RNA sequence: UGAGUAGAGGAGGUGAUCGCCGACCAUAUGGCUAUGGUCGGAGGAAAGUCCGAGCUCCACAGGGCAGGAUGGUCGCUAACGGCGACUGGGGGUGACCCCAAGGAAAGUGCCACAGAAAAUAUACCGCCCCGCCCAUGCGGGGUAAGGGUGAAAAGGCGAGGUAAGAGCUCACCGCUCCCCUGGUGACAGGGGAGGCAAGGCAAACCCCAUCCGGAGCAAGACCAAAUAGGAGAACGAUGGAGGAUGGCCCGUCCGAUGUUCUCGGGUAGGUCGCUUGAGGCGGCAGGCAACUGUCGUCCCAGAUGGAUGAUCACCACCGCCGUCGGGCGGUAACAGAACUCGGCUUACGAUCUACUCGGACG
Numbered sequence: 001u002g003a004g005u006a007g008a009g010g011a012g013g014u015g016a017u018c019g020c021c022g023a024c025c026a027u028a029u030g031g032c033u034a035u036g037g038u039c040g041g042a043g044g045a046a047a048g049u050c051c052g053a054g055c056u057c058c059a060c061a062g063g064g065c066a067g068g069a070u071g072g073u074c075g076c077u078a079a080c081g082g083c084g085a086c087u088g089g090g091g092g093u094g095a096c097c098c099c100a101a102g103g104a105a106a107g108u109g110c111c112a113c114a115g116a117a118a119a120u121a122u123a124c125c126g127c128c129c130c131g132c133c134c135a136u137g138c139g140g141g142g143u144a145a146g147g148g149u150g151a152a153a154a155g156g157c158g159a160g161g162u163a164a165g166a167g168c169u170c171a172c173c174g175c176u177c178c179c180c181u182g183g184u185g186a187c188a189g190g191g192g193a194g195g196c197a198a199g200g201c202a203a204a205c206c207c208c209a210u211c212c213g214g215a216g217c218a219a220g221a222c223c224a225a226a227u228a229g230g231a232g233a234a235c236g237a238u239g240g241a242g243g244a245u246g247g248c249c250c251g252u253c254c255g256a257u258g259u260u261c262u263c264g265g266g267u268a269g270g271u272c273g274c275u276u277g278a279g280g281c282g283g284c285a286g287g288c289a290a291c292u293g294u295c296g297u298c299c300c301a302g303a304u305g306g307a308u309g310a311u312c313a314c315c316a317c318c319g320c321c322g323u324c325g326g327g328c329g330g331u332a333a334c335a336g337a338a339c340u341c342g343g344c345u346u347a348c349g350a351u352c353u354a355c356u357c358g359g360a361c362g
Base pairs, nucleotide, nucleotide: 001358002357003356004355005354006353007352008351012315013314014313015312016311017310018309020041021040022039023038024037025036026035027034028033043334047345048344050343051342052341053340054339055216056215057214058213067212068211069210070209071208072086073085074084075083076082087101088099089098090097091096102207103206107205108204109201110200111199124147125146126143127142128141129140130139131138132137155173156172158170159169160168174196175194176193177192178191179190180189181188182187220272221271222270223269230263231262232261233260234259235258242254243253244252245251279298280297281296282295283294284293285292286291316331317330318329319328320327321326
């Protein structure tokens, strides 16, 4: 100086005043509540709602179809499509990073353009042999080494061999099958046999293995008004229960589709669910690690038209001015809880720390 990996940190700190939400305590009040005091009050992603769970309600004898997800091995975990370690493959000089990484000899399908041919192989140029011909060339046959096309051309490469060629034969490499050794395993190493059969695509259909019931805190539980409607009981039958008017009586009017009472369901509204939890921090122990065990310690938002804010002072840092008294300005980004956890992904910026790799110079 350029990189790689891991991490810290996240409206700078302290104090005061005012305000908002919640808990507890005290006082006042029949109660709603009010006042005062002491505490607590956004995030690393609270986000996207993409996975996995807890919890709640519904469904469910058992099994299957359909549909979806995952896909190297071993482990971790409540669980996972997550994480760790390892294996294999790929990239990088390197630290290190990336990979949906089962099956293409179950079947179907696709492989643009170019090219003879894109998968029951085939032959444009070429090479070789034979025939015809003076010759250019034409016809028949062999061949796939060379050229050409393509992202991809039927093992690669060298030698032998041949008319020219060809796993036709041989060595090496690759491939397939079998065996041995090591490893829990993916796999690795070694040996032997086979002349080579199975071009690619499964993020094409599909096959195989494993897993998956649905909806979600607007889940759900409880209390429960007015109005309307439902059920039941009582009263009452025109000489009329009851109601309206009125201080009372008479009178007048309404009156069985009535009046009164009770019960139960739901709505408005309220309470719970609601924050102590697979919890945080620290020590020790086990493990390469993910993680686990144990001991100690802490309680850390709970709103619901939805709180978490503002001002001032001092200090710290940065910038500018001025110049050694100081003055002025700034302190940001992404974003904001809404039942709760474990992950993943995405967004974000001034910085700081540790370890590692490469280069240049001394």